Record summary
This is a predicted structure of a 73-nucleotide RNA (transfer RNA) from Candidatus Woesearchaeota archaeon CG10_big_fil_rev_8_21_14_0_10_36_11.
[in-house]
Parts: sequence; C1' cells; structure tokens
RNA sequence: GGGCUUGUAGUCUAGUAGCUAUGACGUCCGCCUGACUCGCGGGAGGUCCCCGGUGCAAGUCCGGGCAGGCCCA
Repeated sequence: GGGCUUGUAGUCUAGUAGCUAUGACGUCCGCCUGACUCGCGGGAGGUCCCCGGUGCAAGUCCGGGCAGGCCCA
C1' cells in the first nucleotide's frame, strides 16, 4: 500500500430481505433474612464509532473517514 471483516447501554450481546432498539451480567430500589449471599419483583442507563447521501422512514442500504482483527504485498 491492497483485500476482507467487525464497531449497538459500564461489559458482553440479539436485531444485516428498511418501519416504536433485545437479552444477560453489573448498577439502584423493594421483598425475603437476625444479617449477608442466593432467590423474587421493579427501575434507571443507548444521539446504534464519526460525517454525508438515498428514501415517507436507516442500527440495517450507499459514499467517505476513524479504530480493532485477519490475509496478501
């Protein structure tokens, strides 16, 4: 330098034939207990890496960047 691929809450992750964004762990509150762990119930937390385009509508498609991974030179 070239090709392929990945980028979603603190962490991991589903969603890739376009139409209100999933779950687990963690975290907070309550229940339970003498208390804690476990368990049960509930809540908060995401401008879906950045910029632009198409379109009624984009995490999802297209273009350009940035970062990680693999391969080639």

It matches the Rfam family "tRNA". By type it is a transfer RNA.